A computed fold for an 85-nucleotide RNA from Jeotgalibacillus salarius, annotated as c-di-GMP-I riboswitch aptamer. The source organism's lineage runs through Bacteria, Bacillati, Caryophanales, Caryophanaceae and Jeotgalibacillus. The model forms 95% of the base pairs in the Rfam consensus. The prediction has a mean pLDDT of 81.
[in-house]
């Protein structure tokens, strides 16, 4: 420097759910408990995708649209612990 996650030995993260006189129009987040899983589920958030529809378009239903959100959907960049080859 590259591959690699059988073992091993310290940690780490935390879905589902639950709660809160928390934020947000919603989707969603945050706080607390939880523990499905996770070798980057460590950090960004580009490009798919996928959720929402305040606003805005339509005369109205409807129905289209992201500048709002999801990275534990994929992809992409940057960094890293321990084994082992």
């Nucleotide at each position: 420097a590259u591959c690699u996650g059988a073992u091993a030995a310290g940690g780490g993260c935390a879905a589902a759910c639950u709660u809160c006189u928390c934020c947000g129009a919603a989707a969603g987040g945050g706080a607390a408990g939880g523990a499905c899983g996770c070798a980057a589920a460590g950090c960004c958030g580009u490009g798919a995708g996928c959720c929402u529809g305040u606003g805005u378009g339509u005369a109205c239903a409807u129905c289209a649209u992201a500048u709002g959100g999801u990275u534990g959907u994929c992809u992409g960049g940057c960094u890293g612990c321990c084994g082992g080859g």